[in-house]
The RNA shown here (transfer RNA) has 84 nucleotides and comes from a Verrucomicrobiales bacterium. It matches the Rfam family "tRNA". By type it is a transfer RNA.

């Protein structure tokens, strides 16, 4: 340099054009307990007092609507090529 795969919360992940983060782990608070474990309940991306706004590696495009389709760039991994 060429080809391919992958990129989403703290972690594993789901959604294949139609409410992003289902479900699980971890975590927080509470109940129970002498205390803890287990169990149960609520919460658990960011920001915000709330309403809301933003968020799928970055940028742009198509579309009423994009994590998903198109272009481009970046990162990681794999293959190939080059390399006295």
């Nucleotide at each position: 340099g060429c080809c391919g795969a992958u990129g989403u919360g703290g972690c594993g992940a789901a959604a294949u054009g139609g409410c992003a983060g289902a479900c699980g782990c971890a975590g927080u608070u509470g109940a129970c307990u002498c205390a803890a474990a287990a169990u149960c309940a609520a919460c658990c991306g960011a920001u915000g007092a709330a309403a809301g706004u933003c968020a799928u590696g970055g940028g742009g495009g198509u579309u009423c609507a994009a994590g998903u389709c198109c272009c481009u760039c970046c990162a990681u991994c794999g293959g190939c090529a080059c390399c006295a």